A computed fold for a 72-nucleotide RNA from a Chlamydiales bacterium, annotated as transfer RNA. It matches the Rfam family "tRNA". Rfam links the family to the GO term triplet codon-amino acid adaptor activity. Model confidence (mean pLDDT): 82 of 100. The source organism's lineage runs through Bacteria, Pseudomonadati, Chlamydiota, Chlamydiia and Chlamydiales.

RNA sequence: GCCGUUGUAGCUCAGUGGCAGAGCACUUCCUUGGUAAGGAAGAGGUCAAGGGUUCAAUUCCCUUUAACGGCU
Numbered sequence: 001g002c003c004g005u006u007g008u009a010g011c012u013c014a015g016u017g018g019c020a021g022a023g024c025a026c027u028u029c030c031u032u033g034g035u036a037a038g039g040a041a042g043a044g045g046u047c048a049a050g051g052g053u054u055c056a057a058u059u060c061c062c063u064u065u066a067a068c069g070g071c072u
Base pairs, nucleotide, nucleotide: 001071002070003069004068005067006066007065010024011023012022013021018055026042027041028040029039030038048064049063050062051061052060
């Protein structure tokens, strides 16, 4: 230099056009003499950045950026 994969909640990851979700973690409550376990409720997200297509983009297209891998 060229090619590819990945970037979504604090962490690990789903979601491939139409309200952004799960597990763990966090907060409150219930249960217990107390803890652990269990149960109920809740908070937490500029979906890496910019632009384009579309009535509508996390999703499709272009560019940039970061990590990783391959080729030279």